């Protein structure tokens, strides 16, 4: 100098446990603000997450006979463990060849 490569947040999914709703919040779509984080270093988006106000759509109860249970139902939370995926990119830096 050339080729190749590791390496995070975090996502997607499954499977376990606690939970929350089923008296409809959540999730999922969407407008608008704000804010954050993005491999060891800089940089950073129209992506990515939280958020806080709207919008539009919207559901699965059933047993039991009082023990706030029990089976189930929600594009439901969290935690955990499995597998897949992983810096939008750009520079530099690390490894191995050459």
């Nucleotide at each position: 100098a050339g080729c190749a490569g590791a390496g995070u947040a975090g996502a997607a999914c499954c499977a376990u446990g606690u939970g929350c709703g089923u008296u409809a919040a959540g999730u999922g779509c969407u407008g608008a603000g704000u804010g954050a984080a993005c491999a060891g270093g800089g940089a950073g988006u129209u992506g990515u997450c939280a958020u806080u106000c709207g919008g539009a759509c919207g559901a699965a109860a059933a047993g039991g006979c009082u023990a706030u249970c029990u089976u189930g139902c929600g594009g439901u939370a969290c935690a955990u463990g499995a597998u897949u995926c992983g810096c939008a990119u750009c520079c530099c830096g690390c490894u191995g060849c050459u």
THF (Tetrahydrofolate) riboswitch aptamer, 98 nucleotides, folded computationally. Its mean pLDDT, the model's own confidence on a scale to 100, is 77. Its Rfam family is "THF (Tetrahydrofolate) riboswitch aptamer". On this family, see Ames et al., Chem Biol 2010: "A eubacterial riboswitch class that senses the coenzyme tetrahydrofolate". It was read from a public genome assembly, where an Rfam model found it.